[in-house]
Context: one part of a larger RNA
RNA sequence: UGACGGGUCCCCGCACAAGCGGUGGAGCAUGUUCUUUAAUUCGAUGCAACGCGAAGAACCUUACCUGGGCUUGACAUCCCGCUGACCGCUCUAGAGAUAGAGUUUUCCCUUCGGGGACAGCGGUGACAGGUGGUGCAUGGUUGUCGUCAGCUCGUGUCGUGAGAUGUUGGGUUAAGUCCCGCAACGAGCGCAACCCUCGUCCUUAGUUACUAACAUUAAGUUGAGGACUCUAAGGAGACUGCCGGUGAUAAACCGGAGGAAGGUGAGGAUGACGUCAAAUCCUCAUGCCCCUUAUGUCCAGGGCUAGAAACGUGCUACAAUGGUCGGUACAACGGGAUGCGAUGUCGCGAGAUUGAGCAAAUCCCUAAAAACCGAUCUCAGUUCGGAUUGGAGUCUGCAACUCGACUCCAUGAAGCCGGAAUCGCUAGUAAUCGCGAAUCAGGAUGUCGCGGUGAAUACGUUCUCGGGGAUUGUACA
Repeated sequence: UGACGGGUCCCCGCACAAGCGGUGGAGCAUGUUCUUUAAUUCGAUGCAACGCGAAGAACCUUACCUGGGCUUGACAUCCCGCUGACCGCUCUAGAGAUAGAGUUUUCCCUUCGGGGACAGCGGUGACAGGUGGUGCAUGGUUGUCGUCAGCUCGUGUCGUGAGAUGUUGGGUUAAGUCCCGCAACGAGCGCAACCCUCGUCCUUAGUUACUAACAUUAAGUUGAGGACUCUAAGGAGACUGCCGGUGAUAAACCGGAGGAAGGUGAGGAUGACGUCAAAUCCUCAUGCCCCUUAUGUCCAGGGCUAGAAACGUGCUACAAUGGUCGGUACAACGGGAUGCGAUGUCGCGAGAUUGAGCAAAUCCCUAAAAACCGAUCUCAGUUCGGAUUGGAGUCUGCAACUCGACUCCAUGAAGCCGGAAUCGCUAGUAAUCGCGAAUCAGGAUGUCGCGGUGAAUACGUUCUCGGGGAUUGUACA
């Protein structure tokens, strides 16, 4: 100087407390461990691994296994020889890779000798190739403490020195934020602000959006309008600016006015010096090591989907604040051409058929759902719950057996609110309700977004956990 203390003091955080809803019990989905297996590819492992890499494993993906093939190779550059445009089509054998046969096609220049470009086949070796190893050789990227308020430097001063001072102290703040004091005076990286979204107003603009007035219509449908909504560009607005009080006359705090908004207005992006030899050689790049008729490469089938058991994360429930049936209302974010697909017809339905319109404020996806109104069920393992299983189908796709999603009929399991323990959340939040998108042929209860309805509680900081500061002790570095 640090680190540590079941030392002291001060401060903060959904850390506790006060509340609301869960998890832990059930069924299923998903990830992991373990086991099994020819293989169940690999990585991630306290917080900070476990709906994680994976924004989507039937083939492909795919790295794994079994079997069948290839060896200058699936891919790149160079050299030699032969052939010819390339591409494409048909047949045969085969699981296919592959092999054989047939057919179509004939680029540019030319001194007609040939040359060039491209492609195929054969050959030679230089080489290719490796999701093989090492993240404890590395770059890059990322997590974490933590959006915590800290981490440092120059000069000066003090100390033999390591170092100290500044950065401590008195107040204050979300903040090393600011003020005052002070052997310090300044400065940098962080904080804050500058950026984006939302909330109010103004200006400009008015179609595809809007409709107050005048016509018109079944309908903003059409004429019309530029007011309103909205759209999207530019501005205004909030600064403790004003008033009162407290305070050290300071910084600031408390209350008030005005205001759409008040003291960081709300949310996001933004992550200092560093810590964990943290994660990643399987995104990529890369040193070294290793393989080179194989640890490379092509193909078919299988596996990653197994299942005694255990754990994590979720979904659906156990019902009457509910289930079922009928009627009726109100969103926002987004996406659309190998696409979104209206309307009509058919089907109980998944869907089929037809194909209007739309490169979209115009058309479509698009029905929002909870809510509301009415009817019914009457506390039961039920008209709760929907697992499981049988049958029949739809769609995608060469192909749904292993192994897809969905529909209909039948079946109708566990489950009556969950032990010890444990998690999230402070406001348009929790809870609850649906909608969209990425990935994607098909395949979400996951992920990322969007809006609808919309609470309770916070006395307080004694205690638990984590963090910041001061001080003290130390057989620690």